[in-house]
RNA sequence: GCCGAGGUGGCGGAACGGCAACGCGCUGCCCUGGAAAGGCAGUGUCCGAAAGGACUCGUGGGUUCGAAUCCCAUCCUCGGCG
Numbered sequence: 001g002c003c004g005a006g007g008u009g010g011c012g013g014a015a016c017g018g019c020a021a022c023g024c025g026c027u028g029c030c031c032u033g034g035a036a037a038g039g040c041a042g043u044g045u046c047c048g049a050a051a052g053g054a055c056u057c058g059u060g061g062g063u064u065c066g067a068a069u070c071c072c073a074u075c076c077u078c079g080g081c082g
Stems, first nucleotide, its partner, number of pairs: 001081007010024003018065001025043006044055004058074005
C1' cells in the first nucleotide's frame, strides 16, 4: 500500500430502514439477628423538584418521511496479502 472483519451504556453483547434487546455489574426495596444466596423494581447522557424535553450507536457529511442499519470521507482495532 491492497483486501476483509469490526467500533453500540461501567463491562460483555443484540437489533428487516420504523420505541437502542438481553446478561453482568450497580442502586433501592423485600427476606435475615446480620450477611450471603434468592425475590421485586430501577438503571445510556444532559436539563428539570416533577411532569416532561433534548441528545445519543468511533467522527464528519449525504440519501430518506424516517438511519445503529444504506452511501461517501475519515480515525482507531484485529486478520490476511504484498